[in-house]
Molecule: Bacterial RNase P class A
Organism: Proteobacteria bacterium UBA3413
C1' cells in the first nucleotide's frame, strides 16, 4: 500500500416561525417530553388477564455433543467432534442403523448373508470343467485401505502401519483426547425416513384479554332435547361444578373510564468471572395515540438522499438497509 476476517457507532445537526399529542403549573398562557436499529416477520420464550372451585392421567408437541448464563427459550457464552479456508476465521438438523421396519430409480453380473460381465490361473484337441475376486467396467455407494511377502493365479492367506471392536491407564466436571494391550476383525448409505432412547412442556384463549359505569330494549316468539339429560373446565378419559341446553325468527345498544406504561428498566463506577453475566453503590424517568399525535416554511451545515412509523409489555432470533466512521487480527507486496 492492497485484499480480507471479526466486533462496534452514526444513520443527521443548529437556529427561527406557525402547527399537533400527552403531562404539570401560577391553567389568558407557560414549561417539559414526544417512533426504530430494526418499530418489520409473527418465528420462539415469557410477564399479565380470564375461563375457575381446584385436579389426575393420556393423546399430542418440542429439543437433541458437553458445561455454564438467563424469568425462560429452539436464545446467548465457553469448550469438544466433524467439515471448509494459506490464514485471521466460518458452518453444523451434532443421541441411536449391531432393537425393528422401510427406501436406494437407472446403470451394473450382483446393492443383505453375496455374485462373477470382462479378465487371471490350471486341466483339456476342443466343447467345457475347476479355482479366483488382486486388475478393469457400472454406479453416490461393490463388503476394510496402503505396502511387502506368499501363491498355479490370487485373497487378512501372513506381516507392518492405518481403520474397526474390546479392555486398561493418564488428563479433563464432562463431551472427549493421548498412550498401551489385545482380536484378523461379515455386516454400505439414509433417521430434516417411520421408529427407538433421553430430557422438557403438560389446559385453553388472548389487551379486540379483562374490570367498572351509564343508557336503551321485547323479563320477546317458535321448534327440539331434558336428570338414565344437557352444558362448562377439556382433544379424550376419570373427576368435579352448574341447572337448563341447542336451533331459528325478531328487537335494542355498541357510549365512557380503567387496563396504558416505573419496567425480569436504563446509565456510570467498583468487585468476581476466559466469557455470556452476577452483585453492590450512585444517578435518571424517556410516546401512550384511538379513524389513530412530531408536520409545513426559511437559513446555515453535512456523506446522511437508505431500509423504513410504536398500539399491553419485555428477552431473543430472522429479514431489509444509501452512505460515513472506529478498533483489533490475517494474508500478499515493497521499503528501512
Nucleotide at each position: 500500500u492492497g485484499a480480507g476476517u471479526u466486533g462496534a457507532u452514526c444513520g443527521g445537526a443548529u437556529g427561527g416561525u406557525c402547527g399537533c399529542u400527552a403531562g404539570c403549573u401560577u391553567u389568558u398562557a407557560g414549561c417539559u417530553a414526544g417512533a426504530g436499529g430494526a418499530a418489520a416477520g409473527u418465528c420462539c420464550g415469557g410477564a399479565c388477564u380470564u375461563c375457575a372451585u381446584a385436579g389426575a392421567g393420556u393423546a399430542a408437541a418440542g429439543u437433541g455433543c458437553c458445561a455454564g448464563g438467563u424469568a425462560a427459550c429452539u436464545c446467548c457464552u465457553g469448550g469438544g467432534a466433524g467439515g471448509c479456508g494459506u490464514g485471521a476465521g466460518c458452518c453444523u438438523a451434532c443421541g441411536g442403523c449391531a432393537a425393528g421396519u422401510g427406501c436406494a430409480a437407472c446403470a451394473g453380473a450382483a446393492a443383505g448373508u453375496a455374485u462373477a460381465c470382462c479378465g487371471c490361473c490350471a486341466a483339456g484337441c476342443a466343447a467345457u470343467u475347476g479355482g479366483u475376486a488382486a486388475g478393469g467396467g457400472u454406479g453416490a455407494a461393490a463388503u476394510g485401505g496402503u505396502g511387502a511377502g506368499g501363491u498355479a493365479a490370487g485373497a487378512g492367506c501372513u506381516c507392518a502401519c492405518c481403520g474397526c471392536g474390546a479392555g486398561a491407564u493418564u488428563g479433563g466436571u464432562a463431551a472427549c483426547a493421548a498412550u498401551c494391550u489385545u482380536g484378523g476383525c461379515a455386516a454400505u448409505g439414509u433417521a430434516a425416513a417411520c421408529c427407538c432412547c433421553a430430557c422438557u412442556u403438560u389446559g385453553a384463549a388472548g389487551c379486540a384479554a379483562a374490570a367498572c359505569c351509564a343508557a336503551a330494549u321485547a323479563g320477546g316468539g317458535a321448534u327440539c332435547c331434558a336428570a338414565u339429560u344437557a352444558g362448562g373446565c377439556u382433544g379424550c378419559u376419570c373427576g368435579u361444578c352448574u341447572a337448563g341446553g341447542a336451533u331459528u325468527c325478531g328487537g335494542g345498544u355498541a357510549g365512557g373510564u380503567u387496563g396504558c406504561u416505573u419496567g425480569a428498566g436504563c446509565a456510570a463506577u467498583a468487585u468476581g468471572g476466559u466469557g455470556a453475566c452476577a452483585u453492590a453503590u450512585u444517578g435518571c424517568c424517556u410516546a401512550g395515540a384511538u379513524a389513530g399525535a412530531u408536520g409545513g416554511c426559511c437559513a446555515u451545515u453535512u456523506a446522511a438522499g437508505a431500509c423504513a412509523g410504536a398500539a399491553u409489555c419485555c428477552g431473543g432470533c430472522u429479514u431489509a438497509u444509501a452512505g460515513a466512521u472506529c478498533a483489533a487480527c490475517u494474508c500478499a507486496u515493497c521499503u528501512a